[in-house]
Formats: sequence, structure tokens, C1' cells
RNA sequence: AGAGUGGGUCGGGCGGUCGCCGGCUCUAAAUAGAGCCGGAGGAAAGUCCGAGCAGGACAGGGCACGGUGGUGGCUAACGGCCACCCGGGGCAACCCGCGGGAAAGUGCCACAGAAAAUACACAGCCGAUGGCCGCCGCGCGCGGAACAGGCAAUGGUGAAAUGGUGCGGUAAGAGCGCACCGCGGCGCCGGUGACGGUGUCGGCAGGGUAAACCCCACCGCCUGCAAGAUCAAGCAUGCUGUUGCUCGGCCCGGGCGAUAACAGCGGGUAGGUCGCUUCCUGAGCAAUCAGGAGAGCCAGCCGGCAACGGCUGGCCAAGAUAAAUGGCCGCCGCCCGUCCUUCGACGGCGGGACACAGAACUCGGCUUACAGGCCCACUCUUUUC
RNA sequence: GGAUCCGUAGCUCAGUUGGCCAGAGCGUUCGGUUUACAUCCGAAAGGUCGAAGGUUCAAGUCCUUCCGGAUCCA
Repeated sequence: AGAGUGGGUCGGGCGGUCGCCGGCUCUAAAUAGAGCCGGAGGAAAGUCCGAGCAGGACAGGGCACGGUGGUGGCUAACGGCCACCCGGGGCAACCCGCGGGAAAGUGCCACAGAAAAUACACAGCCGAUGGCCGCCGCGCGCGGAACAGGCAAUGGUGAAAUGGUGCGGUAAGAGCGCACCGCGGCGCCGGUGACGGUGUCGGCAGGGUAAACCCCACCGCCUGCAAGAUCAAGCAUGCUGUUGCUCGGCCCGGGCGAUAACAGCGGGUAGGUCGCUUCCUGAGCAAUCAGGAGAGCCAGCCGGCAACGGCUGGCCAAGAUAAAUGGCCGCCGCCCGUCCUUCGACGGCGGGACACAGAACUCGGCUUACAGGCCCACUCUUUUC
Repeated sequence: GGAUCCGUAGCUCAGUUGGCCAGAGCGUUCGGUUUACAUCCGAAAGGUCGAAGGUUCAAGUCCUUCCGGAUCCA
């Protein structure tokens, strides 16, 4: 210098002006006005997981059903994260893996092919042995065909054909024998473990599919803030059905219930407040102050390879309900086009829809979208010193 | 905001337990019949099965993530 890998971070800035939403104070009151303060994101998104919280008549157990799936750890929890193992890819940095069990059982494996799972024999090879035919020098001689039979090396089919390579062996062959590799059992060593290494034994013993049913281990009640609580207004204490209803699929158990419960039809309302945006306690008219709590946020230090944990200090920071967080102007930045110039830089002019997007009960993750910029660590190649 | 379901030819729909399977009806085009049109008869074209990735020998079908649409709630 070029090519690349992993991670982090920002994602327009400043000023002016006109607005919007919320909180507090003042204006006697107020939805009006004034002042002060606060006002989108790394994904607020998809709603894919996990929780908090709320309700289901303060109870549980079993079955069914659903989810997860290498090992160890982290965490409130998780299908998340970290480290490691194994397999695959890359020269490498590194990346990818729904990564338990196919020897518990069941199912499926189209077409092709002889055969697709208790293996089999189409072409082929052999025909030692027994039988058949021929020849002669008549010997358990030689030759031939391929009847019985033997074989699975070679060919062909397929995604997949019952270990692979080599040597020996044989009539031809074959783990039939041997060496190496692979595989399985057992032992020893290392490791918390997944697993790795090594020795010995076994000729090898049954292909794939579990994102098919299933088995094993672990986890899981259901519904979701339109949950739920409460105030106000309005309607019909109406009509019909059942005797049961429920933690919602089933059973047991428990609980409730005849002025009752449940379901359906009909009638009415389409409003407010709380939940709700840190919470609690105390002082103060209030702003505020002090203390405590929080899976809360930020910084530093310590422990740990890391995820993460502990301690100290500071902070608490949008809360709307048809939905506020914005519009315009100027300067700068960025991008694009064009002109001058041999080219480039600087400069002039013009343009820009200046990434994706946008809170709706709140957190922890994952996934997806994202113009462009900056930073850190690492790998490979080439050149120069 | 939350929950559930769906997406196959121009339209309406099938596709069973993954396979020889991508089909049916209507529509379109061409030919025949008719003086002509309709009807009728025959034939043809038309599909990245919403998109991408994965599992598998093999995916419309199974799994994951996106895209689009519909329905329900107080």
C1' cells in the first nucleotide's frame, strides 16, 4: 500500500424566529395568560422469547398439550449471553451449526435398480468338487460346455447398496488372513464436564430420516393495561333457556350457589379519573430538602479469561389519548452535478426527498431496517528500510 | 395497543401422511360449427406456490425470519 475479519460508537452542529405536549408557581377561579423546567430511538419497529404487574371465587395433584435440547457458567428469568468441546467452511484473523436418542418401538425412503432394510444376485467371475461330452499314450491324464453349485471383486441404478486402501490368499472370491486408517467394548491417564490421549480386546455386529410419530431430561396454569379498579350518565329488576358454575382440554380434590349462578336475546352507554411513569416516609403553604427502596441509569475502582458480580460517588430523565416532541430562515458540515485547470487540490455556481424510522404499562433479550462518518484489535499478500 | 387466521394461473378455489402432482372451473387466444353472433366441440398459452434462509436424497407441504392482507377485543 492492497485485500479482509471481529467489535465499539456517532448518526448532523450552532444561532434566530414561530408553534405543540406535560409538570410547578403566579394572575381571586379557570380548559385563558405569564414565568421556569422537561420533551423519542439504537432500533421506540416486528410482537419472536423471558419476566414484573393485574385479573381469573386467597389450594393443589395427575393426565393431556406445548416448549427447550453438546458441556460448564452468568442471570430475576429466558429459546438470551459468555467460555469451552465436537462437526463443517476459510491460507489466516475468524465464521456457521434446532448440536440428546435411529441398538425401546412404529412409520416413510418416489423414480431408477437384481435388491431399499429379517438384504439380494441383473450383467459378470469361477466351476476347485460332483455329474455330462470329447481325445489319447488309459492315467483318478488332458481339454470343452456350463447342469448342480460357489462368489460378491468388477459393471450398471440410485441421495443412499452392509467399512476403506494395500499385500497375501483362492478355482474365482470374500475380514478369509495380515498391516494401516475407521468403528465398537473394556481399562488407565488428563479435565468439574462435554471430551481428548493412550493401551488392550473384538474381524466389524443392525443405512437415512426424530425441523415424522415417539423415547429421555428439564421447563411451563390461562388471559393480557382494550388486564383491572373506580366515578358519572343512561337503559328494561325485560324476555328465554339450563341446573349447575369454576384455574379456561379432561379427571380427582377444594370453593360458591336457588331472592342464586351461567348462557343467549333484547335495551343503554361510546365519557372522566386511577393503573401511568420512579415509589415510600418525614419536614415545609409550595418550590424544595433529608432518609429508605429499585432486576433503574452513568462514572470510577476491585474480583473474574469472559458473560457478570461487589463497593463507592453522582443522577432519576417524555408521559400524550387521536395522540405533543415540529415548521421556516441564516451559517457551517455532508452528498451530487457542472465550470476553470494537462490532472489533482483549492475555488466558483447550482441542486439535495440529508439513512432507517418514530414512544403508547414497564423492563431483559432476540430478529429485522439503516445514507454516511469515526475509533479499537487482529489476519493475509506485496514493496521499501 | 394486544390476540387469532390467511396468502397457489387474470378471478374463485383443490392439493390427503413430503415423491411419480403443480391441478380444476370461469376467463384469454386459436381452430371448427353458423350467412353472422351466441351456445356447443377441440386445442393451446398462462405459476420464482407472498419473499429469503434452513432440515431432507427430495419442500406448495416441515422449521425460522421478514412482507402483505383480513377478523376479534373495552

This is a predicted complex of two RNAs, RNase P RNA and transfer RNA, with 459 nucleotides together.
The coordinates come from a structure-prediction model, not an experiment, and the mean pLDDT is 76.
It holds a member of the Rfam family "Bacterial RNase P class A". Gene Ontology terms of the family: dimeric ribonuclease P complex, tRNA processing and ribonuclease P activity. Rfam's curators write: Ribonuclease P (RNase P) is a ubiquitous endoribonuclease, found in archaea, bacteria and eukarya as well as chloroplasts and mitochondria.